RNAcentral holds the full RNA, with entries from SILVA. A computed fold for a 475-nucleotide part of an RNA from Cyclina sinensis, annotated as small-subunit ribosomal RNA, 3' major domain.

[in-house]
Context: one part of a larger RNA
RNA sequence: UGACGGGGGUCCGUACAAGCGGUGGAGCAUGUGGUUUAAUUCGAUGAUACGCGAGAAACCUUACCAGAGCUUGACAUAUACCAGAAGUCGUAAGAAAUUACGGUGUCCUUCGGGACUGGUAUACAGGUGCUGCAUGGCUGUCGUCAGCUCGUGCUGUGAAGUGUUGGGUUAAGUCCCGCAACGAGCGCAACCCUUGCUGUCUGUUGCCAACGCAUAAUGGCGGGGACUCAGACAGGACUGCCGGUAACAAACCGGAGGAAGGUGGGGACGACGUCAAGUCAUCAUGGCCCUUACGUUCUGGGCUACACACGUGCUACAAUGGCCGGUACAAAGCGAAGCAAUACAGCGAUGUGGAGCAAAUCGUCAAAACCGGUCUCAGUUCGGAUUGGAGUCUGCAACUCGACUCCAUGAAGGUGGAAUCGCUAGUAAUCGCGCAUCAGCAUGGCGCGGUGAAUAUGUUCUCGGACCUUGUACA
Numbered sequence: 001u002g003a004c005g006g007g008g009g010u011c012c013g014u015a016c017a018a019g020c021g022g023u024g025g026a027g028c029a030u031g032u033g034g035u036u037u038a039a040u041u042c043g044a045u046g047a048u049a050c051g052c053g054a055g056a057a058a059c060c061u062u063a064c065c066a067g068a069g070c071u072u073g074a075c076a077u078a079u080a081c082c083a084g085a086a087g088u089c090g091u092a093a094g095a096a097a098u099u100a101c102g103g104u105g106u107c108c109u110u111c112g113g114g115a116c117u118g119g120u121a122u123a124c125a126g127g128u129g130c131u132g133c134a135u136g137g138c139u140g141u142c143g144u145c146a147g148c149u150c151g152u153g154c155u156g157u158g159a160a161g162u163g164u165u166g167g168g169u170u171a172a173g174u175c176c177c178g179c180a181a182c183g184a185g186c187g188c189a190a191c192c193c194u195u196g197c198u199g200u201c202u203g204u205u206g207c208c209a210a211c212g213c214a215u216a217a218u219g220g221c222g223g224g225g226a227c228u229c230a231g232a233c234a235g236g237a238c239u240g241c242c243g244g245u246a247a248c249a250a251a252c253c254g255g256a257g258g259a260a261g262g263u264g265g266g267g268a269c270g271a272c273g274u275c276a277a278g279u280c281a282u283c284a285u286g287g288c289c290c291u292u293a294c295g296u297u298c299u300g301g302g303c304u305a306c307a308c309a310c311g312u313g314c315u316a317c318a319a320u321g322g323c324c325g326g327u328a329c330a331a332a333g334c335g336a337a338g339c340a341a342u343a344c345a346g347c348g349a350u351g352u353g354g355a356g357c358a359a360a361u362c363g364u365c366a367a368a369a370c371c372g373g374u375c376u377c378a379g380u381u382c383g384g385a386u387u388g389g390a391g392u393c394u395g396c397a398a399c400u401c402g403a404c405u406c407c408a409u410g411a412a413g414g415u416g417g418a419a420u421c422g423c424u425a426g427u428a429a430u431c432g433c434g435c436a437u438c439a440g441c442a443u444g445g446c447g448c449g450g451u452g453a454a455u456a457u458g459u460u461c462u463c464g465g466a467c468c469u470u471g472u473a474c475a
Base pairs, nucleotide, nucleotide: 001475002474003472004471005470007469008468009467010466011465012464013463015459016458019423020422021421022420023419026315027314028313029312030311031310032309033308034306035305042053043052064301065300066299067298068297069296070295073124077123078122079121080120081119082118083117084116087104088103089102090101091100092099093098107114108113126290127289129288130287131286135284136283137279138278139277140275142273147186148185149184150183151182152181153162154161155160166177167176168175192267193266194265195264197235198234199233200232201231202230203229207224208223211222212221213220238261241255242254243253244252245251317416321375322374323373324372325371333365338357339356343352344351345350382413387408388407389406390405391404392403393402429451430450431449432448433447434446435445
């Protein structure tokens, strides 16, 4: 100087408390451990692994296993020689890779050759092989915590200290006052995006108040720019104003006006560093290793196994509900090998067909919770697992191993022990919608809106953190 203390002081945080809803019990989905296996590819492992890499494992992917093949190679560059344009079609064998045979084709040229393909030879290619404790880059975490430092000066023999401590204050090393310090840098804040209010301008594919036309009805039409909305530029919030408290400083408390009030809400943004944290399997890369194989092609299988254990979720156990019927209201997105209306067929998944849409708001995909009736507390008209049958769709192909529909079947489950998680407002809870990936496959991920609470007396305690101080046989 740090680190540590079941030392002290001050302070903060959904840390506790006050509340609401969960997990832990059931069934299923998914990830992991374990076990099994020819293989169940690899990585991630307290917080900071476990719906994680994977924003889609039937083949492919794929790295694993079995079998069948290739060896200048699936891929790159170069040289020499030989042959042929490249390509395309067919037949036979085979699980395919591939092999054999036949047909078709006969490129450009300055006639030297060139492009492309095949063969031979050689340099080389190739490796998801090892080392994240050799590395770059990227990332997690403490933590959006308020800290981490430097120059000069001063103090000390020196390591160092001071500044950065003290008194107040703040979300903040934020600001004020004081002070052997005076300044500065990285962080904080602000500048950026979005949302909330207003104005100006511009009005098509958006809007329709007034006027007119038309209709069974509809901005459908003439027209209009008022309103909504769209999108460009401005304004607006700064403790600016008033009162109180305070060192009459910073600031705090209350109030006014205001769409908004003290960082208005949300996002992006992550200091010096810590964990030899994670990643050599995104990529890049040193070293080591393989080179007729640890490279590469194909078929089939596996990654989907199943006594069990754990994590994360979905659906429930019902009446604030189930079923039936009628009917209203979003936002944000997506669309050409695409989104698809009306109509017709089917109980349905879906099929036929194809108006319209290369989208600024046109067109299209489209809400559910909401409202009325019924059921009357039951393992039920709750719950839907499992199983049998029949189908639809995607796709060469749904056996291993897809999603969905219909009929039948109708398991556990009556609110969950110890323990434990999230959340302070348009939040929790609840309801549906969209997107990425994608042929197909979503209870996961990322977004969007609808309905919409309870509680916070407070800081004694638990956990984590910041500052000052104290002890130490630790570094």